[in-house]
Molecule: RNase P RNA; transfer RNA
Organism: Pseudohongiella nitratireducens
RNA sequence: CGAGCUGGCCAGGCAGUCGCUGCCCGGUUGCUGGUUUUGCGCAGUUUUGCGUGAAUUCGGCACCAGGUGGAGGAAAGUCCGGGCUCCAAAGAGCAAAGCGCCAGGUAACGCCUGGGGGGUGAAAGCCCACGGAAAGUGCAGCAGAGAGUAGACCGCCUAAGCGCAUAGCGCCGGUAAGGGUGAAAGGGUGCGGUAAGAGCGCACCGCGCGACUGGUAACAGUUCGUGGCAUGGUAAACCCCGCUUGGAGCAAGGCCAAAUAGGGACCCUUCGGUGUGGCUCGCACUGGGUCCGGGUAGGCUGCUUGAGGUUGAUAGUGAUAUCAAUCCCAGAUGAAUGACUGUCCCAGACAGAACCCGGCUUAUCGGCCAGCUCGAUUU
RNA sequence: GGCUGGAUGGCAGAGUGGUCAUGCAGCGGACUGCAACUCCGUUAACGCCGGUUCGAUUCCGACUCCAGCCU
Numbered sequence: 001c002g003a004g005c006u007g008g009c010c011a012g013g014c015a016g017u018c019g020c021u022g023c024c025c026g027g028u029u030g031c032u033g034g035u036u037u038u039g040c041g042c043a044g045u046u047u048u049g050c051g052u053g054a055a056u057u058c059g060g061c062a063c064c065a066g067g068u069g070g071a072g073g074a075a076a077g078u079c080c081g082g083g084c085u086c087c088a089a090a091g092a093g094c095a096a097a098g099c100g101c102c103a104g105g106u107a108a109c110g111c112c113u114g115g116g117g118g119g120u121g122a123a124a125g126c127c128c129a130c131g132g133a134a135a136g137u138g139c140a141g142c143a144g145a146g147a148g149u150a151g152a153c154c155g156c157c158u159a160a161g162c163g164c165a166u167a168g169c170g171c172c173g174g175u176a177a178g179g180g181u182g183a184a185a186g187g188g189u190g191c192g193g194u195a196a197g198a199g200c201g202c203a204c205c206g207c208g209c210g211a212c213u214g215g216u217a218a219c220a221g222u223u224c225g226u227g228g229c230a231u232g233g234u235a236a237a238c239c240c241c242g243c244u245u246g247g248a249g250c251a252a253g254g255c256c257a258a259a260u261a262g263g264g265a266c267c268c269u270u271c272g273g274u275g276u277g278g279c280u281c282g283c284a285c286u287g288g289g290u291c292c293g294g295g296u297a298g299g300c301u302g303c304u305u306g307a308g309g310u311u312g313a314u315a316g317u318g319a320u321a322u323c324a325a326u327c328c329c330a331g332a333u334g335a336a337u338g339a340c341u342g343u344c345c346c347a348g349a350c351a352g353a354a355c356c357c358g359g360c361u362u363a364u365c366g367g368c369c370a371g372c373u374c375g376a377u378u379u
Numbered sequence: 380g381g382c383u384g385g386a387u388g389g390c391a392g393a394g395u396g397g398u399c400a401u402g403c404a405g406c407g408g409a410c411u412g413c414a415a416c417u418c419c420g421u422u423a424a425c426g427c428c429g430g431u432u433c434g435a436u437u438c439c440g441a442c443u444c445c446a447g448c449c450u
Stems, first nucleotide, its partner, number of pairs: 001375010012344007020070005026064002029062006036055008072350001076361002079359005084249004091281004096245005101115005116130001117128004131240002136238002138234002153179002155175003161171004187205006206229001207227005212221003253301004263292006272286004308327008345348001380449007389403003397433001405421005426442001428440003
């Protein structure tokens, strides 16, 4: 210098003018609700009560002025997990669903970290739903002789037995080394062996089982012994094993308030109905349904101080944890965070909270920093 | 905001691990003097991108679009 990999960070800057919205402080302002004191009138035996006026002080709303805060790394998809709230305090059994190498982290997880194994790349690195197919059941179209208790289509062989009557042919047979089919055909190479062949025998490699060694474990091994090899694929097919899971969601739920009237007709019923949304039990509450008729109105809260942020120290390979200091950083409810002008540059992407938080996934212009790999050149 | 279900020819609509039925419509032919009806033949499809599998419309994940429910 070129090509690439990993991790982290930023998300147009500055100035001016005009707006929107939360909170705080204030006002010779307006409306409204209360506290205390007091004047007048009325009532009363008294304490006192009612009405009205003034002063005082505490709020609420509106307006005005000032200060201060005001979207994201994904606020998105709603795919996982948790908090919170209600149903019983979340209970029992069956069913159903999810997850799946090992260890750790965490409130929890299907997430993260470290390790093991497999795949891929020249390397840094990246990817993996990665338990069990020697518990059982199922599935494999077409092709092919044969598709799972393997299999003689072509080929090879004719030693033994039989027939023809003979350089051989046929029968009975043998054979998985070779060809061919297929996604897949039941260890590989070599030597021996044989009629031809075959783990039939042997050597090496591979594989299974057991031991030993290392490791917390998954697992690994120039180790030892043993088995001729038995056990093909598929569990994102049923299933088995292990672990986990009660349901619903802030339109949850709570408070204030209106209405669901007075009624009429019919049906069912306590072994019922509702809560309870897989079923049964259990628990709590309780009569229920249809039609006619009548009738309605919302407001406040939940709401943002939290598994919070920043900095430092300590423990740890790391995820993370502990301690100390410090900070408060949107909270709307037709729903705010914008518009215009000027200027600078590398010319600005994807996109916008709605109960909150931890993840994953998806979308995304451009730029900065740190570490690493490979190649070339120069010193 | 939250919670559910779905996507198969032009239209409707089955199916489910092995080259996707059926009806209407379209095209060609037969029948007819010409048509209709009827009969025969035929074209045309699994929303998109990955994964599992020998093989995916089907199983799993992500994305896009559509529909429904709760104040």